[in-house]
Context: one part of a larger RNA
RNA sequence: GCCGGCGAGUUAUUGACUGUAGCAAGGUUAAUCCGUUAAGCGGAGAAGCCGCAGCGAAAGCGAGUGGUCUGAAUAGGGCCCAUUAGUUGCAGUUAAUAGACCCGAAACUGAGCGAUCAACCCAUGACCAGGGUGAGUUUGCUGUAAAAAGCGAAGGAGGCCCGAACCUGUGAUUGUUGCAAAAAUCUUGGAUGAGUUGUGGGUAGGAGUGAAAGGCUAAUCAAGCUCAGUUAUUGCUGGUUCUCCCCGAAAUGACUUUAGGGUCAGCCUCACUAUAUAGAAUACCGGGGGUAGAGCACUGAUAGGGCAAGGUUCCGUAAAGGAGCUGCGUUCUUUCAAACUCCGAAUACCGGUAUUUGUUCAGUGGGAGUGAGACUGUGGGGGAUAAGCUCCAUAGUCAAAAGGGAUUCAGCCCAGACCAUCAGCUAAGGCCCCUUAGUCCAGGCUAAGUGUUAAAGGAUGUCGAGUUACAGAGACAACCAGGAGGUUGGCUUAGAAGCAGCCACCCUUUAAAGAUAGCGUAACAGCUCACUGGUCGACGUGAUUCUGCGCCGACAAUUUAACGGGGCUCAAGCCUGGCGCCGAAGCUAUGGCUUGUCAUUAGCGAAAGCGAAGACAAGGGUAGGGGAGCAUUCCCUGGCAAUGAAGCUCGUCUGUAAAGACGGGUGCAGCCAAGGGAAGAGAGAAUGUCGGC
Numbered sequence: 001g002c003c004g005g006c007g008a009g010u011u012a013u014u015g016a017c018u019g020u021a022g023c024a025a026g027g028u029u030a031a032u033c034c035g036u037u038a039a040g041c042g043g044a045g046a047a048g049c050c051g052c053a054g055c056g057a058a059a060g061c062g063a064g065u066g067g068u069c070u071g072a073a074u075a076g077g078g079c080c081c082a083u084u085a086g087u088u089g090c091a092g093u094u095a096a097u098a099g100a101c102c103c104g105a106a107a108c109u110g111a112g113c114g115a116u117c118a119a120c121c122c123a124u125g126a127c128c129a130g131g132g133u134g135a136g137u138u139u140g141c142u143g144u145a146a147a148a149a150g151c152g153a154a155g156g157a158g159g160c161c162c163g164a165a166c167c168u169g170u171g172a173u174u175g176u177u178g179c180a181a182a183a184a185u186c187u188u189g190g191a192u193g194a195g196u197u198g199u200g201g202g203u204a205g206g207a208g209u210g211a212a213a214g215g216c217u218a219a220u221c222a223a224g225c226u227c228a229g230u231u232a233u234u235g236c237u238g239g240u241u242c243u244c245c246c247c248g249a250a251a252u253g254a255c256u257u258u259a260g261g262g263u264c265a266g267c268c269u270c271a272c273u274a275u276a277u278a279g280a281a282u283a284c285c286g287g288g289g290g291u292a293g294a295g296c297a298c299u300g301a302u303a304g305g306g307c308a309a310g311g312u313u314c315c316g317u318a319a320a321g322g323a324g325c326u327g328c329g330u331u332c333u334u335u336c337a338a339a340c341u342c343c344g345a346a347u348a349c350c351g352g353u354a355u356u357u358g359u360u361c362a363g364u365g366g367g368a369g370u371g372a373g374a375c376u377g378u379g380g381g382g383g384a385u386a387a388g389c390u391c392c393a394u395a396g397u398c399a400a401a402a403g404g405g406a407u408u409c410a411g412c413c414c415a416g417a418c419c420a421u422c423a424g425c426u427a428a429g430g431c432c433c434c435u436u437a438g439u440c441c442a443g444g445c446u447a448a449g450u451g452u453u454a455a456a457g458g459a460u461g462u463c464g465a466g467u468u469a470c471a472g473a474g475a476c477a478a479c480c481a482g483g484a485g486g487u488u489g490g491c492u493u494a495g496a497a498g499c500a501g502c503c504a505c506c507c508u509u510u511a512a513a514g515a516u517a518g519c520g521u522a523a524c525a526g527c528u529c530a531c532u533g534g535u536c537g538a539c540g541u542g543a544u545u546c547u548g549c550g551c552c553g554a555c556a557a558u559u560u561a562a563c564g565g566g567g568c569u570c571a572a573g574c575c576u577g578g579c580g581c582c583g584a585a586g587c588u589a590u591g592g593c594u595u596g597u598c599a600u601u602a603g604c605g606a607a608a609g610c611g612a613a614g615a616c617a618a619g620g621g622u623a624g625g626g627g628a629g630c631a632u633u634c635c636c637u638g639g640c641a642a643u644g645a646a647g648c649u650c651g652u653c654u655g656u657a658a659a660g661a662c663g664g665g666u667g668c669a670g671c672c673a674a675g676g677g678a679a680g681a682g683a684g685a686a687u688g689u690c691g692g693c
Base pairs, nucleotide, nucleotide: 001693002692003691004690005689006688011098012097013096014095015094016093017092018091019090020089021088022087023086026050027049028048032044033043034042035041036040054061055060064081066080067079068078069077070076101239102238104236108229109228110227111226112225113224119203120202121201122200123199124198125197126196127195128193130162131161132160133158137154138153139152140151141150142149166190167189171186172185173184174183205221207217208216209215242629243628244627245626246625247624252265253264254263255262256261266370267369268367269366270365271364272363273362278360279357280356281355282354283353284352285351286350287349293343294341295340299337300336301335303333304332305331306330307329310326311325312324313323314322315321373398374397375396376395377394378393379392380391381390382389403414404413405412418592419591420590421589423588424587425586429582430581431580432566433565434564438579440578441577442576443575444574445573451568457552458551461549462548464546465545466544467543468542469541470540478535479534480533481532482531484508485507486506489503490502491501514529517528518527519526593619594618595617596616597615598614603610604609630682632679633678634677635676636675637674638672639671640670647666648665649664650663651662652661653660654659
């Protein structure tokens, strides 16, 4: 891992509610006793309990002539009656208390068991190759006043040195389902000592022991192990077993030592009650509002100007006067506001009327689940007008929704799957091929493969619509010619002659020509331009505005790779209009199932009650509520079986399903319908559990 078996809402008591049965103003027995029996059953037993009356703390009073409490009250107020149905079983649902659906802690407490491991201690034993160094001391000699000291000899000290056994465990490699639940190999440290070691003995669980690491106390240690309390507790994780039918949520508010848990409310379900002036939708009518927008009348902010009290600086000897800066205020123009408003919608909300719908509303009671939400559009707060960000509001979808589209894609677009069909019509989206359906029609645009990613910004791309200037008295472009004189203007400067710079920028001749727009020179010169004439002969030529579609801007990592692909250019791209077609579990058609309503139906029946056919409508679904069934084991009544039970196996058939029936074979001794009853009553999951492989 697979297969098979086992494996989780039980039982008791006490409440609550629903159903059902008995009796009913009553209902009912408990212990116990008697009889009888295989289990069990029948009878007795009224103690007790609930109900028939409430109010009051109580004494107490006590129901229409209402009761009672409070109170001085006959007031007012509270509770209650008048308007009464209970009770005892059984079944179901649920709560509380119990282990209370099952498995799961880390822990806590008690009583015991451990020092055969490792820690320390006690007693008694054992062990440490070999080599080196050479302390004190003794002694000979030298030496000294005596010492000290020196040289030599003997000697053999040391938590001394090197290094085996032994002890250890430094570094590395291997090993890591190992040789091994700590090893192997190489290497390192100690190796007469605080040394190592054998045997026997001692100290223990909040205790021991510890050259101290929270180390060690039998592969277990921030409190050992075993058993017990014990099914500890767990707001946490996991698991929780057959079928079909109806409805169907929530992820919000308040509070919470509360935030992944709860309580109440909200939203779901079931039953009952009540029936329209209920509810809902639409239309119209009547309302209040201060949002969007707008505005500047208030509160503030805001740019420029006029007038201007006052302040201040400068000029002026002073004064007068003048100039500048600032500026309360006022006025004109301009702009802004969530916490501004002279104004002010659409929606929404409340009410009324009408129409449609027809209990959807509401109340009472039983049962819940939910209280982590997600994205998208819209209105906002936070953030950076960032986030697949975060917090609200509002709507939708997902959650709990399958189907079609978006290549793929919970939350986007279309659309809500009862079942069947080799029938039809459509939605979104599509119709050249992949690929179902137009190489459809008409008119434009695009040349960028734009389409098939992106901004500020840039550009004689191109289509369309304007405004304006010049133009047959000849424009624009091109070509030919002119483009002069005073004058080298004055200043400056080495120079400054149109063209370094400063100032001025006139006049003349003219068809026209700047005291010069550019290049150029050291300065001149030189070449152009403006401007003018000529040639030429245009429904033309400039400028500018608003649109459509394009262009540049445009850089990322294996490979084209930013249309799904092929591929596409009067399109298979974009815009406008039109016709047709394809396309879904949508809609329709045909057949079928179930549920609800009609329906207290028709019909049957004495009644209780049973109960069609048909029509209309409905049938996605997680948590969850409600309903109806199937199967398993056992019990009661009744049957089957050697003329072959159960089981196993092959086949056929029935039922919407869980399931069931029949036939053949095998098998060889038990089994079961129907109706009731009772449960150890359904497995695929729990790192489930036991067995097999």

Description
A computed fold for a 693-nucleotide part of an RNA from a bacterium, annotated as large-subunit ribosomal RNA, domain II. The full RNA is in RNAcentral, with records from ENA. It matches the Rfam family "Bacterial large subunit ribosomal RNA". Its mean pLDDT, the model's own confidence on a scale to 100, is 84.